[in-house]
Context: one part of a larger RNA
RNA sequence: GAUUGAACGCUAGCGGCAUGCUUUACACAUGCAAGUCGAACGGCAGCGCGGGGUAACCUGGCGGCGAGUGGCGAACGGGUGAGUAAUACAUCGGAACGUACCCUGUGAUGGGGGAUAACUACGCGAAAGCGUAGCUAAUACCGCAUACGACCUAAGGGUGAAAGUGGGGGAUCGAAAGACCUCACGUCAUAGGAGCGGCCGAUGGCGGAUUAGCUAGUUGGUGAGGUAAAGGCUUACCAAGGCAACGAUCCGUAGCUGGUCUGAGAGGACGACCAGCCACACUGGGACUGAGACACGGCCCAGACUCCUACGGGAGGCAGCAGUGGGGAAUAUUGGACAAUGGGGGCAACCCUGAUCCAGCAAUGCCGCGUGUGUGAAGAAGGCCUGCGGGUUGUAAAGCACUUUUGUUGAGGAAGAAUGUGUUUGGGUUAAUAGUCCAAAUGCUUGACGUUACUCAAAGAAAAAGCACCGGCUAACUCCGUGCCAGCAGCCGCGGUAAUACGGAGGGUGCAAGCGUUAAUC
Numbered sequence: 001g002a003u004u005g006a007a008c009g010c011u012a013g014c015g016g017c018a019u020g021c022u023u024u025a026c027a028c029a030u031g032c033a034a035g036u037c038g039a040a041c042g043g044c045a046g047c048g049c050g051g052g053g054u055a056a057c058c059u060g061g062c063g064g065c066g067a068g069u070g071g072c073g074a075a076c077g078g079g080u081g082a083g084u085a086a087u088a089c090a091u092c093g094g095a096a097c098g099u100a101c102c103c104u105g106u107g108a109u110g111g112g113g114g115a116u117a118a119c120u121a122c123g124c125g126a127a128a129g130c131g132u133a134g135c136u137a138a139u140a141c142c143g144c145a146u147a148c149g150a151c152c153u154a155a156g157g158g159u160g161a162a163a164g165u166g167g168g169g170g171a172u173c174g175a176a177a178g179a180c181c182u183c184a185c186g187u188c189a190u191a192g193g194a195g196c197g198g199c200c201g202a203u204g205g206c207g208g209a210u211u212a213g214c215u216a217g218u219u220g221g222u223g224a225g226g227u228a229a230a231g232g233c234u235u236a237c238c239a240a241g242g243c244a245a246c247g248a249u250c251c252g253u254a255g256c257u258g259g260u261c262u263g264a265g266a267g268g269a270c271g272a273c274c275a276g277c278c279a280c281a282c283u284g285g286g287a288c289u290g291a292g293a294c295a296c297g298g299c300c301c302a303g304a305c306u307c308c309u310a311c312g313g314g315a316g317g318c319a320g321c322a323g324u325g326g327g328g329a330a331u332a333u334u335g336g337a338c339a340a341u342g343g344g345g346g347c348a349a350c351c352c353u354g355a356u357c358c359a360g361c362a363a364u365g366c367c368g369c370g371u372g373u374g375u376g377a378a379g380a381a382g383g384c385c386u387g388c389g390g391g392u393u394g395u396a397a398a399g400c401a402c403u404u405u406u407g408u409u410g411a412g413g414a415a416g417a418a419u420g421u422g423u424u425u426g427g428g429u430u431a432a433u434a435g436u437c438c439a440a441a442u443g444c445u446u447g448a449c450g451u452u453a454c455u456c457a458a459a460g461a462a463a464a465a466g467c468a469c470c471g472g473c474u475a476a477c478u479c480c481g482u483g484c485c486a487g488c489a490g491c492c493g494c495g496g497u498a499a500u501a502c503g504g505a506g507g508g509u510g511c512a513a514g515c516g517u518u519a520a521u522c
Stems, first nucleotide, its partner, number of pairs: 001522004006518005013369006019362002021327001026325003030322003035072003040069002043065002047063003050059003079280003089204006097197003102193008110144001112142002119134006150159003164185006172179002206252003213243003218240008255277004259270004282303005305316004333359001335358003341355001342353004372402004382393004406463001408458005416449001420444010466511005471492003477506005487494002
């Protein structure tokens, strides 16, 4: 000099954009952060409509829908950096794998069955919750049939699947429901793809030798098992190997990278924010479900802690967003909205989303603007200095003439909006001028921010400057006070009676809504 996720002191007008627990991976009150689908299902608690009834009330008929069965999601998104020196990361390669949803093909979607929750009844329990009996549905579950592909094979053969739902409809059948036709969404088998993931190898990136030897599933082979998959991954047997001074093992420290800061570079230091990967979710262990987890807001066991209890027994996990206590020099609101972007579910409308977008707080940082402009010598008054003549503050002020950025008040006012839903037209599908899909035109409609940005008008210089320094380094000097005292200080050093170095004043210098100090890095 540059820099910072900074803190502290003094000071402070505005805006834009960023950033904001670096310490206790300390403990957490409260609310919210993952739901959705009635176009899978039985139903109908509650609300509204319709029907019946004088009324009480009854009725799933309709809009819908709590709880329940079922599906998909919950493995993403969000947080943190404890652990980890290699099961991680970065780069480059590799072969023995998996993949829900999505895309492109091929072939199917036939016919049956037994249960069970909800519900009802009874019972147990303080509660959390649980039991027994009975009834019922499905895109829940299980056989049968079939098998283009697929899998197994001793090559003869063998094995293995599915589910329906909704919209519309001319003829035919039917009392009706519907059959039937058609469209859409699904379902099953299989092939390929995309993206994603699992695995292996090489190279690279910290310190210590006051750590020199380490290793028994250890190193390799065979058989068997196991996995989606190679493999001592596991196991039995056999062999005795494997690593290490090019630093094994041990100890300490540490998430890694893209990058960031500095520097002319080489290098050094760091890894906040943003992005990629990894690891973790009160501590330790375990598996279940599932395409995917050994799962932050799932389960089980053990432990510590907290809470409830009728003492028998239960409940919990903010390193999600806010917020509280504590620690600390130190770090924000228990805010708004799903309008946009994205995600989950759904045919869709839509619902959910503390992701996200916004707002609030903080000069924490960067950038921008303002605190007036012109004129004005009687060089006013006052202050300070003085050699008493004057000098300086100083065109500074006052005065006069203007301007109005920002601020105040009022009026207007974009863009962020793409959608969504009607109508019409054209096209595709179809037996169909139903329906549905696509495109165009057109009406209506969706904004948290938001009293937005921006524009215009009005009044008015009005409402807006400090901080540090002035001995040398280092830009900037005099007076008074003090008297080795009080004090200053980054280094050299100042202060013991004329201190440009302490304290005050006047003046000056440098930065400026900041300025200094401290800490840290180069």
Source information: This is a predicted structure of a 522-nucleotide part of an RNA (small-subunit ribosomal RNA, 5' domain) from Thiomonas sp. The full RNA is in RNAcentral, with records from SILVA.